Transfer RNA from a Bacteroidia bacterium, 74 nucleotides, folded computationally.
The RNAcentral record of the sequence draws on ENA.
RNA sequence: GCCGCGUUAGUGUAGUGGUCUAACACGUCUGCCUUUCACGCAGAAGAUCACGGGUUCGAAUCCCGUACGCGGUA
Numbered sequence: 001g002c003c004g005c006g007u008u009a010g011u012g013u014a015g016u017g018g019u020c021u022a023a024c025a026c027g028u029c030u031g032c033c034u035u036u037c038a039c040g041c042a043g044a045a046g047a048u049c050a051c052g053g054g055u056u057c058g059a060a061u062c063c064c065g066u067a068c069g070c071g072g073u074a
Base pairs, nucleotide, nucleotide: 001073002072003071004070005069006068007067010026011025012024013023018057028044029043030042031041032040050066051065052064053063054062
């Protein structure tokens, strides 16, 4: 250089065109419980889905480019 794969809350993942302005676990915060902490229970906050364009009535999802990461190859 070329080819392929990946990028979604703080972390790890799910979601492969409409019921998704997005789910689960851990974490964080609040309350209850407890003499206190932890455990347990209830609730809340937190992601403009890497960035920019395009396709479509409609995009986290399809296409193109860019950035970063991983792998392959001369």
Model confidence (mean pLDDT): 80 of 100. Its Rfam family is "tRNA". It is annotated as a transfer RNA.